This is a predicted complex of two RNAs, RNase P RNA and transfer RNA, with 447 nucleotides together. It holds a member of the Rfam family "Bacterial RNase P class A". From the family's description: Ribonuclease P (RNase P) is a ubiquitous endoribonuclease, found in archaea, bacteria and eukarya as well as chloroplasts and mitochondria.
């Protein structure tokens, strides 16, 4: 310095807050038990349970995700193992490389197809010839023209395989070696892959956190889902007593003539606001001990839990002690050890539950590598 | 509690099918015109493109994680 696990003040007095049982009450309450936040209750970023709508089944299309191989899981985008790539140290070397550790990776396709590579630069995507080299030729000796050349220089992120010897007019996989790279089979491994051998002088740049192409998941919703019971009053509907016109209301600027409408009381229906009860907390928990497994974790077999309100409680003070910080006094050679004073504990806060993930987090204990 | 947007300059907004010096208007300065403002007219400054990180040769724009602020019964009893 990395990496996991756990902890995250403690004991004690008083004063208070929630709901729960209980027990008394003048129905206003009082009193007594026991119990009362977390690793993240958070971000709401994936996966479920659950619910109610929608759907004859099961396909596609469309849209969104997710991407090496196994394995684990109820699921996952989570976790474990491997694989292979990048980087980085360390050993070693015939200087080609080789083991060995960390570290990191959104790690399917780029020989199915569109698109994109800005400036810079002679050429940037079926290459290219600026400059330099290297032949002809011309010359007024500075050069010019014409052809070879991708070793060299110069721009770029990126210039069409790397080194090194040979060739060669200079060059070039032109030729070999050895790395790389591609084909197809063989072995080896459940696969990712990964060995050696042989055949190919190299064809196939990069970018899919562009678009697509492939595999494979996905119906939407989020407890304010959603059920159920249902007051006062007002409003709808039925029946049924009594009233029915010389009356009220509306139409008409105003009268008339006309046209539509009705009131009470008693029951009875269903709907609906305020409001109650359920969903509501034991669960894909937890903690030990055994098996099986490299590991996540699966199995058995014992023990264990208790917040479930509603706009929402779980706190505050004192005292005493534990870390930690810092000061003064005494001793010591010195690490330091006595003694006293003073400060002094983060991040955060449940709201249906569960499993991860990230993101916060003052300090502390254990264990591993180095 | 769920769900949904949205951050660019001192305000209001564009640029968000990557291409390099980030843009417009208003306001802020200075200066001009005027007796003196206002209006007009010239000029200047003013940005870690909310933050980290990653893809890429390249990020304001693509992905991802925080952080912040808004809708709110004409988003959800």
């Nucleotide at each position: 310095g990395g990496g996991g696990a756990c902890c995250g003040g403690g004991c004690g007095g008083c004063c208070g807050c929630g709901g729960c049982u209980c027990a008394c009450u003048u129905c206003g309450g009082u009193g007594a038990g026991a119990c009362g936040a977390g690793g993240a209750a958070a971000g709401u970023c994936c996966g479920g349970g659950c619910u109610c709508c929608a759907c004859g089944g099961a396909a596609a299309a469309a849209c969104g995700g997710u991407g090496c191989c196994g394995g684990g899981u109820a699921a996952c985008g989570c976790c474990c193992g491997g694989c292979g790539g990048u980087u980085u140290c360390g050993g070693u070397u015939u200087c080609g490389g080789c083991c060995g550790g960390g570290a990191u990776c959104a790690g399917g396709g780029a020989a199915a197809g569109u698109g994109c590579c800005a400036c810079a630069g002679a050429a940037a995507g079926c290459a290219g010839a600026c400059c330099g080299c290297c032949g002809g030729u011309c010359u007024u000796c500075g050069g010019g023209c014409c052809g070879g050349u991708a070793a060299g220089g110069g721009a770029g992120a990126a210039a069409g395989g790397g080194u090194g010897c040979g060739g060669c007019a200079a060059g070039a996989g032109c030729g070999c070696a050895c790395c790389g790279c591609g084909c197809g089979g063989c072995c080896g491994g459940c696969a990712a892959c990964g060995g050696a051998a042989g055949c190919g002088g190299c064809a196939c740049g990069g970018c899919a956190a562009a678009c697509c192409c492939c595999a494979c998941c996905g119906g939407g919703u989020g407890c304010a889902a959603g059920a159920c019971c249902g007051a006062a009053u007002a409003g709808g509907g039925g029946c049924g007593g009594c009233g029915c016109a010389u009356g009220g209301g509306c139409u008409a600027u105003u009268u008339c003539c006309g046209g539509c409408u009705c009131g009470u009381c008693g029951c009875c229906c269903g709907g609906g606001u305020u409001g109650g009860u359920c969903g509501c907390u034991u669960g894909a928990c937890c903690c030990c001990g055994g098996a099986c497994g490299c590991a996540a974790g699966u199995c058995c077999g014992g023990g264990g839990c208790u917040a479930g309100a509603g706009g929402a409680a779980u706190g505050g003070u004192c005292g005493c002690c534990c870390a930690g910080u810092u000061c003064c006094c005494g001793c010591g050679a010195a690490g330091g050890c006595g003694g006293g004073g003073a400060u002094g504990g983060a991040c955060a806060g449940a709201a249906c539950c569960c499993g991860g993930c990230u993101u916060a987090c003052a300090g502390g204990u254990c264990c591993c590598c180095u | 509690g769920g769900c949904c947007c949205c951050g660019u300059a001192g305000c209001u907004c564009a640029g968000c099918u990557g291409g390099a010096u980030a843009g417009a208007g208003c306001g802020c300065c200075g200066g001009a015109u005027u007796c003196c403002u206002a209006a007009u007219c010239c000029g200047u400054a003013g940005g870690u493109c909310a933050c980290a990180g990653g893809u890429u040769c390249a990020a304001a724009u693509c992905c991802u994680g925080u952080c912040g602020g808004g809708g709110u019964c004409a988003c959800c009893a």